[in-house]
RNA sequence: GGGCUCGUAGCUCAGUUAGGCAGAGCACCUGGCUUUUAACCAGGUGGUCAGGGGUUCAAUUCCCCUCGAGCCCGCCA
Numbered sequence: 001g002g003g004c005u006c007g008u009a010g011c012u013c014a015g016u017u018a019g020g021c022a023g024a025g026c027a028c029c030u031g032g033c034u035u036u037u038a039a040c041c042a043g044g045u046g047g048u049c050a051g052g053g054g055u056u057c058a059a060u061u062c063c064c065c066u067c068g069a070g071c072c073c074g075c076c077a
Base pairs, nucleotide, nucleotide: 001073002072003071004070005069006068007067010026011025012024013023020057028044029043030042031041032040050066051065052064053063054062
């Protein structure tokens, strides 16, 4: 330098195939239960979907650029 995969809640990850209300588990907060804690039960908070631009009535999803992570190939030494 080239190619491929990936980036979504504090953490681990779905959702992208085939554009149409952004989700789960854990964590956190509140309440219940309990002598207390843990566990359990109920409810809740939490997202510029890596950043920017484009297409579209509508983009996490499609296209382009950039940034970051991983893998493979190539070049120099």

Transfer RNA from Candidatus Methanoliparum thermophilum, 77 nucleotides, folded computationally. It was read from a public genome assembly. Taxonomically the source falls in Candidatus Methanoliparum (Archaea, Methanobacteriati, Candidatus Methanoliparales, Candidatus Methanoliparaceae). It matches the Rfam family "tRNA". Rfam links the family to the GO term triplet codon-amino acid adaptor activity. The coordinates come from a structure-prediction model, not an experiment, and the mean pLDDT is 80.